This is a predicted structure of a 402-nucleotide RNA (Bacterial RNase P class A) from a Desulfobacteria bacterium.
NCBI's taxonomy places the organism under Bacteria, Pseudomonadati, Thermodesulfobacteriota, Desulfobacteria.
RNA sequence: AGAGUAGGCCAAACGAUCGCUCGUGUUUUCGACUUGGUCGUCAAUGCGGGAGGAAAGUCCGAGCUCCAUAGGGCAAGGUGCUCCGUAACACGGAGUCGCGGUAACGCGAAGGAAAGUGCCACAGAAAACAUACCGCCUUGUGAGAUUGGCUUAGCGCCAUCUUGCAGGGUAAGGGUGAAAAGGUGCGGUAAGAGCGCACCAGUUCCCUGGGUGACCGGGGAAGCUUGGUAAACCCCACCUGGAGCAAGACCAAAUAGGGAAGCUUUUGAGGGCGGCCCGUCCGAGCUUCCGGGUUGGUCGCAAGAGGUAUGGGGCAACCCAUACCCUUAAGAUGAAUGAUCGUUGCCCCGUAGAGGGUGACCGACACGGGACACAGAACUCGGCUUAUGGCCUGCUCUGACA
Repeated sequence: AGAGUAGGCCAAACGAUCGCUCGUGUUUUCGACUUGGUCGUCAAUGCGGGAGGAAAGUCCGAGCUCCAUAGGGCAAGGUGCUCCGUAACACGGAGUCGCGGUAACGCGAAGGAAAGUGCCACAGAAAACAUACCGCCUUGUGAGAUUGGCUUAGCGCCAUCUUGCAGGGUAAGGGUGAAAAGGUGCGGUAAGAGCGCACCAGUUCCCUGGGUGACCGGGGAAGCUUGGUAAACCCCACCUGGAGCAAGACCAAAUAGGGAAGCUUUUGAGGGCGGCCCGUCCGAGCUUCCGGGUUGGUCGCAAGAGGUAUGGGGCAACCCAUACCCUUAAGAUGAAUGAUCGUUGCCCCGUAGAGGGUGACCGACACGGGACACAGAACUCGGCUUAUGGCCUGCUCUGACA
């Protein structure tokens, strides 16, 4: 200097003019009441506040609200290595194992295949209680060769070689495939094979060291040695009432407390907010269909698992203690925080090069041009995922210089 990797911070600044919204103070129009005051309302004005690191996705977890209590079981759904953290979590921290990468580091849907059922296309003989295509050995039989031997010659016999058929042995070698009965070597065999042996790997059992644990080692015995897949069904362990701020509470107003059918009236209809069963509770009217009215206002609505600072504990996530702060740390409801102008700033390109350095290189000031990202709260909070401009720091690798 380049490439990579992990983490942190910021999210333009200032001024002027005009404008929006919330709170609060003063003045003030109108109205109501309990007429000296309070409340509401029109307006003016002072002061203060007014989007994010992701507000996005709606993927998780909760707080909160409602369902009388949320009981038991089945089904269904979720999670899935260990320990710790947390209100909780599928999140975070620290680890273990596996995979990727030269590495720093990154990723993991990381329990069980010996409970069972499935699937592994094509190729291949055979895809798991799996198998013999080529090949190797061997027995019988047929044919041939003519090399050799026996026979007095021939016939015939034996050996060797080639080949056809029928049978037996083989899983070493070759082939197919992502994957084919552990690997290498030696011996052995008719040819082979853990058939035997040595070493290695795996599995099972025993002893033992470290660690809370996942797991990491050490020693010994047994020749025991045929897959993968559960991001297939399934088994195992743990967890789970439901619905959700369009929750819910209150006020006001209006209509037709209308019509029809069914069931029931304490021998229990119906209801208790995902499905079914049991239990239990409420219960005199309930259920279904058709039709009509309202769709306005207030609250919920921001004080919290809150923020900041200091000290202590812990590798860390995080926890504890003390002090201070916020009732004005946005609160809209067709949805506010904007527009214009000027200056500055970060960044990019070009010109230029004071100065620093042994050097490779770094580089102030100045001038000109360009551009300034992703993107808008809607009950709140803890996370995850995705989008994106700039700066800083640590680490890894490569190159150059000294």
Source information:
Model confidence (mean pLDDT): 76 of 100.